[in-house]
Context: one part of a larger RNA
RNA sequence: GGGUGAACGCUGGCGGCGCGCUUAAUGCAUGCAAGUCGAGCGUGAUCGUGGCUUCGGCCACAAUGAUAAAGCGGCAGACGGCUGAGUAACGCGUGAGUAAUCUGCCCUCCGGUGGGGUAUAGCCUCGGGAAACUGAGGAUAAUCCCGCAUACGACCCGCAUCCCUUGGGGUGCCGGUGAAAGGCUUCGGCCGCCGGAAGAGGAGCUCGCGUCCUAUCAGGUUGUUGGUGAGGUAAUGGCUCACCAAGCCGAUGACGGGUAGCUGGUCUGAGAGGAUGACCAGCCAGAGGGGGACUGAGAACGGCCCCCACUCCUACGGGAGGCAGCAGCAGGGAAUCUUGGGCAAUGGGCGAAAGCCUGACCCAGCGACGUCGCGUGGGGGACGAAGGCCUUCGGGUUGUAAACCCCUUUUCCGAGGGAAGAGAAAGGACGGUACCUCGGGAAUAAGCCCCGGCUAACUACGUGCCAGCAGCCGCGGUAAUACGUAGGGGGCAAGCGUUACCC
Numbered sequence: 001g002g003g004u005g006a007a008c009g010c011u012g013g014c015g016g017c018g019c020g021c022u023u024a025a026u027g028c029a030u031g032c033a034a035g036u037c038g039a040g041c042g043u044g045a046u047c048g049u050g051g052c053u054u055c056g057g058c059c060a061c062a063a064u065g066a067u068a069a070a071g072c073g074g075c076a077g078a079c080g081g082c083u084g085a086g087u088a089a090c091g092c093g094u095g096a097g098u099a100a101u102c103u104g105c106c107c108u109c110c111g112g113u114g115g116g117g118u119a120u121a122g123c124c125u126c127g128g129g130a131a132a133c134u135g136a137g138g139a140u141a142a143u144c145c146c147g148c149a150u151a152c153g154a155c156c157c158g159c160a161u162c163c164c165u166u167g168g169g170g171u172g173c174c175g176g177u178g179a180a181a182g183g184c185u186u187c188g189g190c191c192g193c194c195g196g197a198a199g200a201g202g203a204g205c206u207c208g209c210g211u212c213c214u215a216u217c218a219g220g221u222u223g224u225u226g227g228u229g230a231g232g233u234a235a236u237g238g239c240u241c242a243c244c245a246a247g248c249c250g251a252u253g254a255c256g257g258g259u260a261g262c263u264g265g266u267c268u269g270a271g272a273g274g275a276u277g278a279c280c281a282g283c284c285a286g287a288g289g290g291g292g293a294c295u296g297a298g299a300a301c302g303g304c305c306c307c308c309a310c311u312c313c314u315a316c317g318g319g320a321g322g323c324a325g326c327a328g329c330a331g332g333g334a335a336u337c338u339u340g341g342g343c344a345a346u347g348g349g350c351g352a353a354a355g356c357c358u359g360a361c362c363c364a365g366c367g368a369c370g371u372c373g374c375g376u377g378g379g380g381g382a383c384g385a386a387g388g389c390c391u392u393c394g395g396g397u398u399g400u401a402a403a404c405c406c407c408u409u410u411u412c413c414g415a416g417g418g419a420a421g422a423g424a425a426a427g428g429a430c431g432g433u434a435c436c437u438c439g440g441g442a443a444u445a446a447g448c449c450c451c452g453g454c455u456a457a458c459u460a461c462g463u464g465c466c467a468g469c470a471g472c473c474g475c476g477g478u479a480a481u482a483c484g485u486a487g488g489g490g491g492c493a494a495g496c497g498u499u500a501c502c503c
Stems, first nucleotide, its partner, number of pairs: 001503004006499005013374006019367002021332001026330003030327003035075003040072002043069001045067003048061005082286003091211008101203003106199001108197006114148001116146002123138006154177003158173006182191003212258003219249003224246008261283004265276004288308005310321004338364001340363003346360001347358004377407004387398004412440006421430001447492005452473003458487005468475002
C1' cells in the first nucleotide's frame, strides 16, 4: 500500500447492486417448509331433482353430475433446502479403467397385453386403553396380491464353432426358467401395462499422479499379507467365513499424535510464491449421540426399529419429540436481520387436463457491512463588516468566507400520469414501485482523524515528570509546534479513525 462475512468509537442525506451467527454440530415455544392423482378402486356424507311434512325432518332417484373427507392403490417423499461436526481418506482434484456393474421417469425401436382365483383396509358389530393407539368377528373393490397359458427376444446348464481375449460379442443345437392392467373416449384414438434392444442422463467400484504440521511418534500389523473353496453383492475384492502358507507396510517416514471438509476460485504479489476456501458453482460428509434393517431403480433432515442423553404429557400402566429447512426465542459472543408478501416469473412434484403443492425461488423489510454513483448548491460580492484568534498595538488572520444581489432544483415536499418483466386472450407479489410531467422552495443534508521526526499541516493559553500522550524514536520536572483547550492549518469524506487478521 492492498484486502475482510468484520467488530468498536464519533458521525450519518439518497439510490443501484451485493452481503449479513466466523462463537454453542448448544437447547428450542409457535406457524409454515411435500405432496398429488376420483381419467386405478370400493364406500358413506353433503349439494342436486321429485314427493310428503307436525317445518324438527322423512322417503324415493334414473343415466347422471358436482364438492370435500378418510381408506386401498400409484408416483413423488433418495430432488430441492441447511450445515462443516467428523474425515489426512481414492474424501477431493486430475487422468484412465470396468472383458467386474446397476439405472425409475425420458427418447428411439422390436414383440406382447389370453384366461382364472381369494384376500384385505375403509365400513358394520362387539371389546381394551387416561391417551397414543389397539384386539376379535362379519361383508367388499381395484392398475393390490397369487396361480395357469403363451415367449420374438431375455436368463441358466451343456455341446459345437468364429472373432476377441479376465465373467466381451456372434451363430447353431438339446434341455430348463420367468410376463402383463387396466382407465378414458367425440369410437378416430389417447394415457397406461409386460418382455427385450439401444440411447441419454445418473450412480457404484478400481487404478496412476497430486493433497498440512510433528521423529521430543521408529517400528507397525493376526483378517494382518497371499492362496484354495464357499457365502454375499448390481458388481471386483480378506467384503465375510472355513482351511492352508507366513507373509505385508516402513527414514522415498510406516504406525502414532495434532490440525483440517476438498476443489473451481478468492486476497496479495512484477512474477515466482505466500495466505485463504464467506457469498456463487462442483464433489464429499452429517441430521440430538450411537447402531440397525425395511421399502424402493435409487435411502433415508421434516420414514421405521433399538440403546443413550435431554424435554414434554400421563389416570403412573404408558406415551410424545428432534429447526445443521424459513422466520422466530433463549443461551454463548466484540458481533450477524422480518415469527413479512407472492407462486406473477424461473424451476421442481403429482395429474390426460383444469389445477393443487412448493419458506426452492422471485420480491419486500432491517443493518453505511461492502462497493459504485449522486447530493449537501452555482455565479457575483470589500484594501475586506461584526465576532473569534494572534499581535511588535502599526496590524495580521479567519476571508469571497458571511451578509447582500442574481440563478438553478439533482435531492426533498405536493399533485397528476404510469410501465416493461406476460411467447396468442386473460392473468404482476414487486407496485401506484421505476419512470415521465407540473408546482413549491436554497430549501431537507458534514463529519471524522491529524498537525515533534518518520508524515502533509503552528500559534496562544492552561498544566508543571502532575494530569496525560505514544506505531517507533520518544514528549511532560515554569515560555511544551509532542499533554488539555482555543484559533488557524493538513488529509479523507457519508464517512473517518481504532483494533484484529492475511499478502